[in-house]
RNA sequence: CUCUUAUCGAGAGAGGCGGAGGGACUGGCCCGUUGAUGCCCGGCAACCGUCAAGUAAGCGAACUUGAGAAGGUGCCAAAUCCUGCAAAGAAUAAUCUUUGACAGAUGAGAG
Numbered sequence: 001c002u003c004u005u006a007u008c009g010a011g012a013g014a015g016g017c018g019g020a021g022g023g024a025c026u027g028g029c030c031c032g033u034u035g036a037u038g039c040c041c042g043g044c045a046a047c048c049g050u051c052a053a054g055u056a057a058g059c060g061a062a063c064u065u066g067a068g069a070a071g072g073u074g075c076c077a078a079a080u081c082c083u084g085c086a087a088a089g090a091a092u093a094a095u096c097u098u099u100g101a102c103a104g105a106u107g108a109g110a111g
Base pairs, nucleotide, nucleotide: 001111002110003109004108005107006106007105008104013041015040016039017038021031022030023029025084027082028081042076043075044074047072048071050067051066052065053064054063055062080103085100086099087098088097089096090095
């Protein structure tokens, strides 16, 4: 980098450093010197892993439920902030609603 698969409307500091940009991209709309992004500490969650019980079973593998968090990741403004393509519905219309794709993010597995 590519492919497969699961999830994405919950949750997370009035700390330290540091200084102007940031929210992937488009168009919006926002956040930021009352100090953002980032780094450290802290925290959240439970994808992998761990432990316990159960199903099944010859043993394993597998599946279900629960627990804790000292392991591997991840995450900690706003729904993935909204939106971008298609379809359906409402409205005279601007526009609005719903669904599905696309794109993106993260985990696990494969190349």
SAM riboswitch aptamer (S box leader) from Halobacillus andaensis, 111 nucleotides, folded computationally. Lineage of the source: Bacteria > Bacillota > Caryophanales > Bacillaceae > Halobacillus. Its Rfam family is "SAM riboswitch aptamer (S box leader)". Its family is annotated with regulation of gene expression in the Gene Ontology.